[in-house]
RNA sequence: GCCAGCUUAGCUCAGUCGGUAGAGCAUCUCACUCGUAACGAGAAGGUCGUGGGUUCGAUUCCCACAGCUGGCUCCA
Numbered sequence: 001g002c003c004a005g006c007u008u009a010g011c012u013c014a015g016u017c018g019g020u021a022g023a024g025c026a027u028c029u030c031a032c033u034c035g036u037a038a039c040g041a042g043a044a045g046g047u048c049g050u051g052g053g054u055u056c057g058a059u060u061c062c063c064a065c066a067g068c069u070g071g072c073u074c075c076a
Base pairs, nucleotide, nucleotide: 001072002071003070004069005068006067007066010025011024012023013022019056027043028042029041030040049065050064051063052062053061
């Protein structure tokens, strides 16, 4: 330099023939217990990387950029 993939909750990840987003763990509350943990119930937590475009409507489609990962190539 070229190509491909990824970017969603604090962490690990789902979610696509476009219709106002979920799980597990963690956190908090309650219950249970002599008490703690575990188990059980519930709650909170998101500008879906950034900026544009298409659309009545975009996490989803298109473009650019940024970051991360992998592959290829060249040079020293």
Annotation
This is a predicted structure of a 76-nucleotide RNA (transfer RNA) from a Candidatus Peribacteria bacterium. It matches the Rfam family "tRNA". Rfam's curators write: Transfer RNA (tRNA) molecules are approximately 80 nucleotides in length. Their secondary structure includes four short double-helical elements and three loops (D, anti-codon, and T loops). The family is grouped with related families in Rfam's "tRNA clan". Its mean pLDDT, the model's own confidence on a scale to 100, is 81. The organism belongs to Candidatus Peribacteria, within Bacteria.